[in-house]
């Protein structure tokens, strides 16, 4: 380097006006999980988390929690550089699960002190 174990680590942003009440509405900001790519990516390929459904376990009135498949899953141009960029420079745009709130949410609460894609992060052990 690899393969199998264990541990560890693994998501981010806010002022103002109105208002009886908004971090939710208006204004103007701010944010950007994992791999991967001829070059550095929220928008290109994938994948994770939401969510929906079969099925099998526990349980068993019901509700409920795990396990696995499966399905769903947002968004970009245009100029320049280059050997190579839908990733960089410069302009100009765009997109954000569910459930809650005194009033409509990427940014406040909440399930979640969960999961988690994955770690050029440790240790074992193997050949």
């Nucleotide at each position: 380097a690899c393969g199998c174990g264990c541990u560890c680590c693994g998501g981010g942003g806010u002022c103002g006006g109105u208002g009886a009440a908004a971090c939710u509405c208006c204004g103007a900001g701010c944010c950007g999980g994992c791999g991967g790519u001829g070059a550095c990516a929220g928008u290109c390929c994938g994948c994770g988390a939401c969510c929906c459904g079969a099925c099998c376990g526990c349980a068993g009135c019901c509700a409920g929690c795990g396990g696995c498949c499966g399905g769903u899953u947002g968004a970009c141009c245009c100029g320049g550089u280059g050997a190579a960029a839908c990733u960089c420079c410069g302009g100009g745009a765009c997109c954000g699960a569910c459930g809650g709130u005194g009033a409509a949410a990427g940014u406040c609460c909440g399930g979640a002190u969960g999961g988690g894609a994955g770690g050029c992060a440790g240790c074992g052990c193997g050949a």

Background: This is a predicted structure of a 127-nucleotide RNA (FMN riboswitch aptamer (RFN element)) from Ornithinimicrobium humiphilum. The organism belongs to Ornithinimicrobium, within Bacteria. The RNAcentral record of the sequence draws on Rfam.